This is a predicted structure of a 1461-nucleotide RNA (small-subunit ribosomal RNA) from an uncultured bacterium.
The prediction has a mean pLDDT of 85.
The sequence is in RNAcentral, with records from ENA.

RNA sequence: AUUGAACGCUGGCGGUAUGCUUAACACAUGCAAGUCGAGCGGCAGCGCGGGGCAACCUGGCGGCGAGCGGCGAACGGGUGAGUAAUGCAUCGGAACAUGUCCAUGUCGUGGGGGAUAGCCCGGCGAAAGCCGGAUUAAUACCGCAUACGCCCGAGAGGGGAAAGUGGGGGACCGCAAGGCCUCACGCGAUUGGGUUGGCCGAUGUCCGAUUAGCUAGUUGGUGGGGUAAAGGCCCACCAAGGCGAUGAUCGGUAGCUGGUCUGAGAGGAUGAUCAGCCACACUGGGACUGAGACACGGCCCAGACUCCUACGGGAGGCAGCAGUGGGGAAUUUUGGACAAUGGGGGAAACCCUGAUCCAGCCAUUCCGCGUGAGUGAAGAAGGCCUUCGGGUUGUAAAGCUCUUUUGUCCGGAACGAAACGGUUAGGUCUAAUAGGCCUGACUACUGACGGUACCGGAAGAAUAAGCACCGGCUAACUACGUGCCAGCAGCCGCGGUAAUACGUAGGGUGCGAGCGUUAAUCGGAAUUACUGGGCGUAAAGCGUGCGCAGGCGGUUUUGUAAGCCAGAUGUGAAAGCCCCGGGCUUAACCUGGGAAUGGCAUUUGGGACUGCAAGGCUUGAGUGCGGCAGAGGAGACUGGAAUUCCUGGUGUAGCAGUGAAAUGCGUAGAUAUCAGGAGGAAUACCGAUGGCGAAGGCAGGUCUCUGGGCUGACACUGACGCUCAUGCACGAAAGCGUGGGGAGCAAACAGGAUUAGAUACCCUGGUAGUCCACGCCCUAAACGAUGUCGACUGGUUGUUGGGGGUUUGACACUCUCAGUAACGAAGCUAACGCGUGAAGUCGACCGCCUGGGGAGUACGGCCGCAAGGCUGAAACUCAAAGGAAUUGACGGGGGCCCGCACAAGCGGUGGAGCAUGUGGUUUAAUUCGACGCAACGCGAAGAACCUUACCUAGGCUUGACAUGCAUGGGAAACUCCUCAGAAACGAGGAGCCUCCUUCGGGAUCCAUGCACAGGUGCUGCAUGGCUGUCGUCAGCUCGUGUCGUGAGAUGUUGGGUUAAGUCCCGCAACGAGCGCAACCCCUGUCCUUAGUUACCAGCGGAUAAUGCCGGGGACUCUAGGGAGACUGCCGGUGCCAAACCGGAGGAAGGUGGGGACGACGUCAAGUCAUCAUGGUCCUUACGUCUAGGGCUACACACGUGCUACAAUGGGCCGGACAGUGGGGGCCGAGGCAGCAAUGCCAAGGCAAUCCCAAAACCGGUCCUCAGUUCGGAUUGUCGUCUGCAACUCGACGGCAUGAAGCUGGAAUCGCUAGUAAUCGUGGAUCAGCACCGCCACGGUGAAUACGUUCCCGGGCCUUGUACACACCGCCCGUCACGCCAUGGAAGUGGCGAGCGCCCGAAGUCCGUGUCGGAACCCGCAAGGGACCAAGCGGCCGAAGGCGAGCGUCAUGACUGGGGCG
Repeated sequence: AUUGAACGCUGGCGGUAUGCUUAACACAUGCAAGUCGAGCGGCAGCGCGGGGCAACCUGGCGGCGAGCGGCGAACGGGUGAGUAAUGCAUCGGAACAUGUCCAUGUCGUGGGGGAUAGCCCGGCGAAAGCCGGAUUAAUACCGCAUACGCCCGAGAGGGGAAAGUGGGGGACCGCAAGGCCUCACGCGAUUGGGUUGGCCGAUGUCCGAUUAGCUAGUUGGUGGGGUAAAGGCCCACCAAGGCGAUGAUCGGUAGCUGGUCUGAGAGGAUGAUCAGCCACACUGGGACUGAGACACGGCCCAGACUCCUACGGGAGGCAGCAGUGGGGAAUUUUGGACAAUGGGGGAAACCCUGAUCCAGCCAUUCCGCGUGAGUGAAGAAGGCCUUCGGGUUGUAAAGCUCUUUUGUCCGGAACGAAACGGUUAGGUCUAAUAGGCCUGACUACUGACGGUACCGGAAGAAUAAGCACCGGCUAACUACGUGCCAGCAGCCGCGGUAAUACGUAGGGUGCGAGCGUUAAUCGGAAUUACUGGGCGUAAAGCGUGCGCAGGCGGUUUUGUAAGCCAGAUGUGAAAGCCCCGGGCUUAACCUGGGAAUGGCAUUUGGGACUGCAAGGCUUGAGUGCGGCAGAGGAGACUGGAAUUCCUGGUGUAGCAGUGAAAUGCGUAGAUAUCAGGAGGAAUACCGAUGGCGAAGGCAGGUCUCUGGGCUGACACUGACGCUCAUGCACGAAAGCGUGGGGAGCAAACAGGAUUAGAUACCCUGGUAGUCCACGCCCUAAACGAUGUCGACUGGUUGUUGGGGGUUUGACACUCUCAGUAACGAAGCUAACGCGUGAAGUCGACCGCCUGGGGAGUACGGCCGCAAGGCUGAAACUCAAAGGAAUUGACGGGGGCCCGCACAAGCGGUGGAGCAUGUGGUUUAAUUCGACGCAACGCGAAGAACCUUACCUAGGCUUGACAUGCAUGGGAAACUCCUCAGAAACGAGGAGCCUCCUUCGGGAUCCAUGCACAGGUGCUGCAUGGCUGUCGUCAGCUCGUGUCGUGAGAUGUUGGGUUAAGUCCCGCAACGAGCGCAACCCCUGUCCUUAGUUACCAGCGGAUAAUGCCGGGGACUCUAGGGAGACUGCCGGUGCCAAACCGGAGGAAGGUGGGGACGACGUCAAGUCAUCAUGGUCCUUACGUCUAGGGCUACACACGUGCUACAAUGGGCCGGACAGUGGGGGCCGAGGCAGCAAUGCCAAGGCAAUCCCAAAACCGGUCCUCAGUUCGGAUUGUCGUCUGCAACUCGACGGCAUGAAGCUGGAAUCGCUAGUAAUCGUGGAUCAGCACCGCCACGGUGAAUACGUUCCCGGGCCUUGUACACACCGCCCGUCACGCCAUGGAAGUGGCGAGCGCCCGAAGUCCGUGUCGGAACCCGCAAGGGACCAAGCGGCCGAAGGCGAGCGUCAUGACUGGGGCG
């Protein structure tokens, strides 16, 4: 785009066309083919007339049932079952028929006969119907006569016709009828024409080769028969042919065409309506009649089915029009009329006509029209959204003005109708003024549709809008509901709490009396490629060659004309398409003309090209001659090395084997070694991107036989060529058969190891096999994943085999032919890559491909001894499978390099007790969060109440807290007291009487009400902010340019170097940004400035002593400013440079040490419980207040710590040295009391001033290896302090108690220097305290680093990849379960065609024909003959039966694999 459509929702009008695509399923009922009285006898029924009193009679008239007869019924109408050719389309042909029709063609129509329906009588039957007898007519039937032409026949000769009817009528004849004449219609013969039909040929006409051979009337001939006609159409005989790879035969499917739909076309699909042809008429068979049929509404037979029946027997055939049932997603009225067109009959009137013309039904199609038009902003109301401002629906509505198509009502009103008929004029036939015919004039009648189209009028916006869609493709977006549910979906895909994708609504978009969906066809699809594709890696080159058919073929001459080209002619139906006109108001539609119909045929011409025929040529191809290389092939012979075995000698304890072992061999003497022997297999070095061969493949040497190739110059043949379906041959390894052989190796097998297992990898053995001969198999990653042949198109380098030139010559150089490699111009390619050896540009031929899986499977066939091979599907299933390249990520890949990563060290954890956090469990609650590293002494820098979020109980509801409004209130607020209560809350009482004021009131407060508050409720996967982590790792990017079809690359890679993408050099890159570094802070040295509370060298003073005082500004220190370090200098290394190594100087040396500082990003990492915040939820509660409890539970498990296990220690006594900090509800000197915690008194201190305030260490002494003078848990008891309050649940002290624990399994952590280890000190939080935590501070103060193989993490380059939520990836097979389709299968059931046999209806034909029979002949007749015919016999013959197989479908216990989940 389209449709004979259907379904869903909706539906105003008209025109137009279509309307069982399925069950060629079955059919009730009505109708669809009759007509002619001018062919006939007649007269049932109706009407008229006549007769009759009436019953009734009468064919006299109009007419006419039934019958005889004629014509028609073979047309028209339906359907598409069958049919792959007996069909159809196109073009031809010869051996035919043709009723009616035409001819102003020809001739004839004479004379006889005998029957038979009907009617009547009788009989049988339920009926359908039938039988017998008598009688009768014809345009029915039959002889005779005639025969121009006709038929048969060589001829002579022979043969064969007919029918009358109606109208009219002058003369003549006749009683009449009539004869006779004439006209018309008929009839017979014949000729010609026309039309229609039959037959034959050529070409074209679907799929399957898993259908390859078919055929006995088969192919042809001769002679017959038969037909309208050719012909094996049929028969007899003879011959052995005919068809087939250009697809016979068989199977499946199908009516064919003009056309229709689609498409740019070529094509593809289709064959409704209309038209042509064919076939069919319940199924199968058959003939009859006829001009025509093997006959839709005829006959006979058989079969199935239905109906009637008196059970004896009969009837029927809607695929005609309507209609019914059924089937189905689905397809109309049991209508009107012959008015028109056409058909049949008739002389005609006329009759018949479900053909046809109309109407009815259906939005089924196409076309047209309408559902109103203008104005109308307060942008109404309502709806929806909202950032609450508004936006949108929307000029839309309302309102005002106007119009009246359609519809409704009233009125008028067609075209389609002109003929036939009647009257008449002229002409013609004729004797004719009958009649017929031709031409003309006048005239009557006829409309189903239909009172319809159309026209006029009236009222009145009045009667008339839906459907689908709105994530992308694809025009059109928001809200709510829902929450991987419900659902959507054409593909991709939406939905798991913010869905433009589901549902609804608002809005929008598209189309519009329709709109969507489904089905189907073509297009897009160059996705079967003729136009117009491919095959190295995506699917696709047969493993290789030879070669018949086939296809294609060098050069030249002549001829020919099959192909080819041009012209002409015929045909190519009409309709349709296209163009130009015309008619319906337009259009659809109808109609006139034209064009076109790419085709086929005939004919004329041409002679280039192809073909064909004949003749030449030499360049393609081949032959001869000379030379050359080679693992080319086959056979025979033969050599050495090595392995193994055997014999003997020497010799002794091991050998062998592995990652390590063991099995194995060996004291019966191995291994080792020497000598000799046996046997089989393979041929080191040479040896090579070397050679040869078609491929597979070929390797010691010699000989014999043999194939091919290359090269050189000449001679010869003369296109002999290329390719190749089927075919034939060869074809690695493994395997098979028979017979040999068997050293080594070695499937299977055995043993030993390894392992979770190990039917493996490793080891020890070991059989087929490997080898030979002969015969099979026929596959491979049989690969260059690249078919063969030929031509053409820049080069360079290596190598193998020839030849030429140059050279004295080995070399070397150069040219050339044939191979074999590497790199590369152009070009090609999706890219990779190919590139004179093409995957370039062309030609010839063959093979092959058409999404993945199923599957190279099944079935069938062929081959094979088998194994198996070749050929080779489908159902079902998926939305991909695949190629090349890119960026990442990953690798038990590679290279380079870092890091307390390992190693080297030191100290820990893991074992104990306790502390603390977590899990788990428990509980009314044990609030919540954090979960590998990167949760677990984490949020928490401090849970007895509070905190507190949890639980229980009791209260409050504008609220504990904020803002605003309204009303009211009085003074409040505040403080105190009493009562009940656990408190909150509640009840009562007292004190007090605020501030400002313009006196209205305001501020504040209380009460009530309304807005609202409140939530540590949920979502960290809606978010902001903040943070962790990779990682202080050295990376991450951009602009421009360049390269690439593109993703992307380059830069950023490379060579060095660095802690560093740090720097240098190079480079199609040049620059730049975020990171690194530096700038900042602390610390280390010096200088300078300033000295109080710090300091004290010198001077002075004082003390028992002390910077205590005067003073000083030197030192330390404090805190401001500056200096210093930059690879700056020297040497070496580095191609240069960057840089590195060493050195000097220096307090410090190569970023001096430490900190702050964290790129692009990753982990949907963490946090809604810091805070903020979208959405959502609660609102007398999920808010808020209060008391008590809980967060402190405890069989367990884990993390992080503390204290220990002791003598490098513990106790006691004595003695010394810090720094950071803190201190007013505080630090607290000192004194006193207490054993102590602590208490009392109290100086000083708001701090460089006073206080908190050191320990390890040093000296001395006791303990002497012990569960202890170690260790301190636990418990008892008595206390202290804080606090409203220490029961749950604080810390500390005294006395008593004195547990586990004697250095910690597997495993694991930290640390590289002022570090680890060890020692104490301070602080935040804080009433107190769990703190043994955390954060700071100083004291003492080590060991070790060979090195980068390994573990972990990371960086750069490279490589492979089937990974990309990226190796915690992906993914294979079995098994288990469910579903689906399918193969096999003992069988079972159906269907199909063929074959053989049996039976054999109807019927044609043949034979016979006793019985029967009117016509003709003989005969007076009887009778006979001829002829007909029943019957009988025969050939053929449908259905049926039997049989053996074949094909196909369904089904089948069980079974095989497959797909999906």